[in-house]
């Protein structure tokens, strides 16, 4: 210098004028006022009510190992596999030797198999027939380990060596796993098919729910004290309650839940790290038809997009750039 | 705001044990008719919403995204 890899930062700046929401008791005045994703609602929780959430079956989710965490399908560190010269990145990664299913078409044969061509032997004058054979051809996504040598009528784990795979022992490691060594010729793929194993899971959701206030009217049908119905979204038990459907009328008022909490940031300590601990300092939207905006100037330019109970993640969308570390190649010293 | 469901031909819908995508209406051409309709014959028309993954093979199984639809206040 070029190409690349990883991590992180920012989310136009400043000023003037006019507005909106909350707080300071009100006015004046002052202070504060959207995001990195506030989004999708895909996971996990807090909180609230239904039994302080109960038992069994069914069902669902997760799935290498160890750890972090309130919890998780998230994160961190490793193991194994795949890609890359490398920095580094990616992986829903248990079990196919518990069992069942499936493998269309093609092909002789699709899973403890099979002889279409070929090869070999025998019979036959010959066309051909019988037997042997999985080396070779052909079909297919896949043909019952691979390479080489011996062996044979031709062949074949038939025999041997090495490699792969399986099982045992020993060593290292918390473990996943790795290494060494021994053994017997050694049953394909699919579990994001059923299934098996292990672990976890009760349901509803702030329109949850609690309190205050106000107003109006018209009932009808079903069920009839429990083998029913509801809470309890599948079933049984159990617990609690007594109802369900349609219609009619009224209210759409206020307070709490509601924003200071599993809070954020900085410094220090522990840990490779996710993260944890202690103290100090500092920071902080809360509406209810829903505030956080508009105009002008400045600037080379402004994307994706806007809170509605609250957090931790994941995923997706996104502008102009900047910073740090590392790798490879080339050149110069 | 919360919850639930759907997407296959122009329209309405099938498709299931994963193995070459179907029906009805509509459309086009031809036949029939003097002409039209009806009727008959033949045909066209598909990014199975979209992007990935699993598998030999995906409309179907799994995940993400997009679009559309539906339900939900309290009291008597």
């Nucleotide at each position: 210098u070029a190409a690349g890899c990883a991590a992180g930062c920012c989310g136009u700046u400043u000023g003037a004028c006019c507005g909106c929401u909350u707080c300071g008791a009100u006015a004046a005045c002052g202070a504060a006022g959207a995001g990195g994703a506030a989004a999708g609602u895909c996971c996990g929780a807090g909180c609230u009510c239904c039994a302080u959430a109960g038992g069994g079956c069914a069902g669902a989710a997760u799935g290498c190992c160890a750890g972090a965490u309130a919890a998780c399908g998230u994160c961190u560190g490793g193991u194994g596999g795949a890609g890359g010269c490398a920095a580094c990145u990616c992986c829903a990664a248990g079990g196919a030797a518990a069992g069942u299913g499936c493998a269309a078409c093609a092909g002789a044969a699709a899973g403890g198999a099979a002889a279409c061509c070929g090869c070999u032997u025998u019979c036959g004058c010959a066309g051909g027939a019988a037997a042997g054979u999985a080396a070779g051809g052909a079909u297919g996504a896949a043909a019952g380990g691979g390479u080489g040598a011996g062996g044979u009528a031709a062949g074949a784990g038939c025999u041997c060596a090495c490699c792969g795979g399986c099982g045992g022992a020993c060593a290292g490691g918390c473990a996943a796993c790795u290494g060494u060594u021994c053994g017997g010729a050694u049953g394909u793929g699919u579990a994001a098919a059923c299934c098996c194993c292990a672990u976890u899971c009760g349901g509803a959701g702030c329109a949850a729910g609690a309190c205050u206030a106000a107003a109006a009217a018209a009932g009808a049908g079903c069920g009839c004290u429990a083998u029913g119905c509801a809470g309890c979204g599948g079933c049984c038990c159990g617990c609690u309650g007594u109802g369900c459907u349609c219609g009619u009328g009224g209210u759409a008022a206020g307070u709490c839940g509601c924003u200071u909490u599993a809070g954020g940031c900085a410094u220090c300590c522990g840990g490779c790290g996710a993260c944890g601990g202690a103290a100090u300092g500092u920071c902080a939207a809360g509406a209810u038809a829903g505030a956080u905006g508009g105009u002008c100037a400045u600037u080379a330019a402004a994307a994706c997009a806007g809170a509605a109970c609250u957090c931790g993640g994941c995923u997706u969308a996104u502008g102009a750039g900047c910073u740090u570390g590392c790798u490879u190649a080339u050149u110069u010293u | 705001g919360a919850c639930u469901c759907u997407g296959u031909a122009g329209c309405u819908c099938a498709g299931c044990u994963g193995g070459a995508a179907g029906a009805g209406c509509g459309c086009u051409a031809c036949c029939c008719u003097g002409a039209c309709a009806c009727g008959g014959u033949a045909g066209a028309g598909g990014u199975c919403a979209u992007c990935g993954g699993u598998u030999c093979a995906a409309g179907c199984c799994c995940g993400g995204u997009c679009a559309g639809a539906g339900u939900c206040a309290c009291c008597a």
The prediction has a mean pLDDT of 79. Predicted 3D model of RNase P RNA and transfer RNA as a complex of 409 nucleotides. It holds a member of the Rfam family "Bacterial RNase P class A". Rfam's curators write: Ribonuclease P (RNase P) is a ubiquitous endoribonuclease, found in archaea, bacteria and eukarya as well as chloroplasts and mitochondria. The family's RNA type in Rfam is ribozyme.